[in-house]
Context: one part of a larger RNA
RNA sequence: GGCGUAUGGGGAAUGCCUAGGCUCUCAGAGGCGAAGAAGGACGUGAUAAGCUGCGAAAAGCUGCGGGGACUGGCACAUACAGGUUGAUCCGCAGGUAUCCGAAUGGGGCAACCCACUUAACUGAAGGUUAAGUACUCCGUAAGGAGGGCAAACCCGGGGAACUGAAACAUCUAAGUACCCGGAGGAAGAGAAAACAAUAGUGAUUGCGCUAGUAGCGGCGAGCGAACGUGCAUUAGCCCAAACCAUAUAGUUUACGGACUGUAUGGGGUUGUAGGACCACAAUAUUUGUUGUAAAUGGAAUUAGAAUCCUUUGGAAAGAGGAGCCAUAGACGGUGACAGCCCGGUAUAGGUAACAGAUACAAUGAUAGUGGUAUCCUGAGUAGUGCGGGGCACGAGAAACCCUGUAUGAAUCCGGCGGGACCAUCCGCCAAGGCUAAAUACUCCUGAGAGACCGAUAGUGAACCAGUACCGUGAGGGAAAGGUGAAAAGAACCCUGAACAAGGGAGUGAAAUAGAUCCUGAAACCAUACGCUU
Numbered sequence: 001g002g003c004g005u006a007u008g009g010g011g012a013a014u015g016c017c018u019a020g021g022c023u024c025u026c027a028g029a030g031g032c033g034a035a036g037a038a039g040g041a042c043g044u045g046a047u048a049a050g051c052u053g054c055g056a057a058a059a060g061c062u063g064c065g066g067g068g069a070c071u072g073g074c075a076c077a078u079a080c081a082g083g084u085u086g087a088u089c090c091g092c093a094g095g096u097a098u099c100c101g102a103a104u105g106g107g108g109c110a111a112c113c114c115a116c117u118u119a120a121c122u123g124a125a126g127g128u129u130a131a132g133u134a135c136u137c138c139g140u141a142a143g144g145a146g147g148g149c150a151a152a153c154c155c156g157g158g159g160a161a162c163u164g165a166a167a168c169a170u171c172u173a174a175g176u177a178c179c180c181g182g183a184g185g186a187a188g189a190g191a192a193a194a195c196a197a198u199a200g201u202g203a204u205u206g207c208g209c210u211a212g213u214a215g216c217g218g219c220g221a222g223c224g225a226a227c228g229u230g231c232a233u234u235a236g237c238c239c240a241a242a243c244c245a246u247a248u249a250g251u252u253u254a255c256g257g258a259c260u261g262u263a264u265g266g267g268g269u270u271g272u273a274g275g276a277c278c279a280c281a282a283u284a285u286u287u288g289u290u291g292u293a294a295a296u297g298g299a300a301u302u303a304g305a306a307u308c309c310u311u312u313g314g315a316a317a318g319a320g321g322a323g324c325c326a327u328a329g330a331c332g333g334u335g336a337c338a339g340c341c342c343g344g345u346a347u348a349g350g351u352a353a354c355a356g357a358u359a360c361a362a363u364g365a366u367a368g369u370g371g372u373a374u375c376c377u378g379a380g381u382a383g384u385g386c387g388g389g390g391c392a393c394g395a396g397a398a399a400c401c402c403u404g405u406a407u408g409a410a411u412c413c414g415g416c417g418g419g420a421c422c423a424u425c426c427g428c429c430a431a432g433g434c435u436a437a438a439u440a441c442u443c444c445u446g447a448g449a450g451a452c453c454g455a456u457a458g459u460g461a462a463c464c465a466g467u468a469c470c471g472u473g474a475g476g477g478a479a480a481g482g483u484g485a486a487a488a489g490a491a492c493c494c495u496g497a498a499c500a501a502g503g504g505a506g507u508g509a510a511a512u513a514g515a516u517c518c519u520g521a522a523a524c525c526a527u528a529c530g531c532u533u
Base pairs, nucleotide, nucleotide: 001532002531003530004529005528006527007526008525009524015518016482017481020453021452022450023449024448025447026446027445028444029442030441031149032148039100040099041098042055043054044053046078047077050074051073061094062093063092064091065090066089070082071081072080105114106113107112115133116132117131118130119129120128121127135146136145137144138143153184154182155181156180157179158178164171168218194201195200205232206231207230208229209228215223216222236434237433238432239378243266244265245264246263247262248261249260250259251258252257271412273377274376275375276374277371278370279369280368286365287364288363289362290361291360292359293358296355297354301349302348303347307322308321309320310319311318323340324339325329331343332342333341383407384406385405386404387403388402389401390400393419414429415428416427417426418425469476470475489517492504493503494502495501
């Protein structure tokens, strides 16, 4: 020096665990904000740095309800207090709520500075206290509304490129990403100027099929319907106009009125045309809003069955024996694996705020038959030319929808559509508006689930994490869990300079569980012994 064995050090893999995550299901909620939000700054405790709570009334104040013995948060110490005259704690409703922040009296380098008006205090003051004082829109005014924040979902206005086409320009990616505006718990759409095809359907929305079909397409890459059919859910309505009335301003008059405009009320709402108008007939049906009462739901919360002996062990819930309950053998905990030890569970109760089936009252809306001379039925609209866009459809034979520009009808003997166009036939009634459900999503709350993870995993974050740290900044962004059943966390003694460390002693089932604490692999480092050079 090598190899081997043994014992240690070192290190933190592995195993086990879970306080945290991930993905869903059901239900709730779907907003908060000038009555000052979200988010912060600074304060606030006997001692108080951090977190949590709270706000100069500051780990809290008041009322009501629950509850019933301890309490002064995490947090383990001392002191001092409180509580059966009911505290702490839990629920509901209030009060208080500094300063910044939309921030709103003016300013500003956020958490600061400086004002004005009115009122009060006042001897006075560059004094104190209270209230008010931003802008925009609506409104004559009084007054009201808006603004900002928030995860996705939704609608609208703008709108890429990488990429694919094996290059690239039409095309694709994609109306995606992104920007802006707006709203709601959903949004949007929606009661046929719709589809269809000789048969019929009957608003919209979503899902399955139709179907990767018909088509579109440098007919490349690719894009990609509808009819019909099966389901989910179902709900239909209101204006404008004709006509009538009232008020008012005009015009006109033969003073009887008439006409025009405006405003309000009645009336009326459709395509087998309907309505006005004329003539009949009547009071039925359904339903909205508000108020009162109210079954019921509804917070904290209450009751809630049934086990002992022996044995191993540090500990029984294990093993053996003998029982019991069960509308409860879900789950969690307890010194190892517990239906019967504890919390619970099944079940049964309980009520405030609040919600509220239903009933009653008030008030509002809602219906029929016949006739057809006259009147009405949405105009810079429909359509057309040019230029674009949307439709699965790239100008194509290109209908249909939207509109920048230029034009520009008809009026029920009317008009539009049925994929150029014409005829026939069929369907429908544009140019006004509203509309629940079925559908989309989850920042958030409750209950639950998992052939999801188990600390290099699972959120970046199981731990005081969007922290430490990095960056001028936008921004980037960690590592870090486990003593033990219980601190019983090692009194006392010794060595030592020691408040280091160690050795005894003691605790404990265990201390090679001793706080760098469960298990404790490998690399690496030692010591002892053996063999060997």
This is a predicted structure of a 533-nucleotide part of an RNA (large-subunit ribosomal RNA, domain I) from Salegentibacter flavus. RNAcentral holds the full RNA, with entries from Rfam. Rfam family: Bacterial large subunit ribosomal RNA. Model confidence (mean pLDDT): 83 of 100.